Overview:
c-di-GMP-I riboswitch aptamer from Sulfurovum sp., 79 nucleotides, folded computationally. It was read from a public genome assembly, where an Rfam model found it.
[in-house]
RNA sequence: AUACGACAAAGCUAAACCUAUCGUGAGGUAGGGACAGAAAGCCAUGGGUCUUCUAAUAGAAGAUCGCCAGGUUACCUAU
Numbered sequence: 001a002u003a004c005g006a007c008a009a010a011g012c013u014a015a016a017c018c019u020a021u022c023g024u025g026a027g028g029u030a031g032g033g034a035c036a037g038a039a040a041g042c043c044a045u046g047g048g049u050c051u052u053c054u055a056a057u058a059g060a061a062g063a064u065c066g067c068c069a070g071g072u073u074a075c076c077u078a079u
Base pairs, nucleotide, nucleotide: 003079005076012037013036017032018031019030020029021028022027035066041072042071043070045069046068047067048064049063050062051061052060053059
């Protein structure tokens, strides 16, 4: 430096749900809470799913990175 990721260690994140709040909505943010995670860090780039508007086909705008891929960065001790 790269690969790998254990019946190990130190740490990390935080599903559902509840409360408050923002949003037409999907959903987001904060606190509580832990289902789970070796990138559950980041990016909406390609698909998928969801919401709104319009509507003849379809299209436009948005949401979801903890749906699948892809890109990019990275801690740790064994090997």
The model forms 91% of the base pairs in the Rfam consensus.